[in-house]
Context: one part of a larger RNA
Molecule: large-subunit ribosomal RNA, domain I
Organism: Dysgonomonas sp. HDW5A
RNA sequence: GGCACAUGGGGGAUGCCUAGGCUCUCGAAGGCGAAGAAGGACGUGAUAAGCUGCGAAAAGCUUGGGGGAGGAGCAAAUAUCCAUUAUAUCCCAAGAUCUCCGAAUGGGGCAACCCGGCGGUUGAAGAAACCGUCAUCUGGUCUAACCAGAAGCAAACGUGGGGAACUGAAACAUCUAAGUACCCAUAGGAAAAGAAAACAAAAGUGAUUCCCAGAGUAGUGGCGAGCGAAAUGGGAUUAGCCCAAACCAAUAAUGUUUCGGCAUUAUUGGGGUUGUAGGACUGCGCUGUGGCAAGAAGUUAGAGUAGUAGAACGAUUUGGAAAGAUCGAUCACAGAGGGUGAUAAUCCCGUAUACGAAACCCUAACCAAGCCUAGCAGACUCCUGAGUAGUGCGGGACACGAGAAAUCCUGUAUGAAUCCACCGGGACCAUCCGGUAAGGCUAAAUACUUCCGAGAGACCGAUAGUGAACCAGUACCGUGAGGGAAAGGUGAAAAGAACCUCGAACAGAGGAGUGAAAUAGACCCUGAAACCAUGUGCCU
Repeated sequence: GGCACAUGGGGGAUGCCUAGGCUCUCGAAGGCGAAGAAGGACGUGAUAAGCUGCGAAAAGCUUGGGGGAGGAGCAAAUAUCCAUUAUAUCCCAAGAUCUCCGAAUGGGGCAACCCGGCGGUUGAAGAAACCGUCAUCUGGUCUAACCAGAAGCAAACGUGGGGAACUGAAACAUCUAAGUACCCAUAGGAAAAGAAAACAAAAGUGAUUCCCAGAGUAGUGGCGAGCGAAAUGGGAUUAGCCCAAACCAAUAAUGUUUCGGCAUUAUUGGGGUUGUAGGACUGCGCUGUGGCAAGAAGUUAGAGUAGUAGAACGAUUUGGAAAGAUCGAUCACAGAGGGUGAUAAUCCCGUAUACGAAACCCUAACCAAGCCUAGCAGACUCCUGAGUAGUGCGGGACACGAGAAAUCCUGUAUGAAUCCACCGGGACCAUCCGGUAAGGCUAAAUACUUCCGAGAGACCGAUAGUGAACCAGUACCGUGAGGGAAAGGUGAAAAGAACCUCGAACAGAGGAGUGAAAUAGACCCUGAAACCAUGUGCCU
């Protein structure tokens, strides 16, 4: 020096664990905000740096309810207090307080700061302090006062207005990606859509929405890449209505008048609402019955926000410890789960089950007010949504790229008919069939989950699972937008090592002691490998 073995150091893999995540299910909720939000700054404790709570009334105050022996958060210790059979702590409900910034709103501003006007309080007055008030816009209004509203935040879902590119086409231009990403506006707990100018096809259906099939079909497409229906059938859920107009009337203004009125316009009320056309109009008939999607306060019932009761086991044995083993029992509408010194139905918390609310809130029923509820016959006339439908040109949407291109929207230019009417049935025409546009509302089935409750997992188990199991969107980096970590485990219990020795020592070590264990000693479960030593053996 090498090799081997042993024992240590070093290191933190592995195993085990879980306080945290991930993905779902069911229920609930679906908003908060000028009565000042979300989010913060600064304070606040006997001692108090951080977190949490709270706000100068500051880990809290008041009231009502629950609960019942210990309490003054994380958080040990000291001090000082509170409470012990009912005003402690604690839990629930309601209320009070709630600095400053922040939409931030008296003005300003480099957020958490500065400076004002007006009125008031204290004061003899001034000064000063304190309290209140003073932004803008919209609507109502006698255009002044006043009243009401808006603004800002929030995870996804919705509707509308704008709207890419990478990419694919094995290049690329139509096309695709995609009406996606993203931006803007804005709403609701859902939104949107919605009661046929719809489909269909000789038979029929009967608003919308969603799902399954139809079907990767029919189509569309540099007929490339690709894109991609509908009828219909089966389900989920079901719900239908209101205006405008004709006509009647009232009021007001205007015009006219032979002062009796008449006409026009406007507003309001009645009326009326559809395609086997309906309504107005005229005649006859009908005021009692039935219904309602709207329903205040109250009552009743139920749910939620604290809670209450809740069965049944002992011994021996091993062990540090029994829940293990052995023996013998018990309960079960409870053998879900968790904890307890190892694996507990019967030890603890619970579980099944049965109960419970002064207060607040939700739901349902009842219910005042409210809304709707008539037909028959006749028939001259009147009404039934106009710069609309349609058309030319240019675009867009339709699965459909201009195509044979219907249908829908409209920038531009034009421009009907009026029920003997009009639109559609994929160019167009006829017949036939279906429907009645140019006004509006409408629950449910559907989408989503920031947040709350309960639960589940052939999900993860600390380089995994959220970036974050731990004081993490932290430390740190960046002018900034922004980027963004590492870091879990003593033990059943701190019983966390009194005392002694070495040492400069508050380092470290050796004894002693605790403990089942200290090679569990705080750099603490297990403790792999690399790497470093020591000892022994063999070889050189």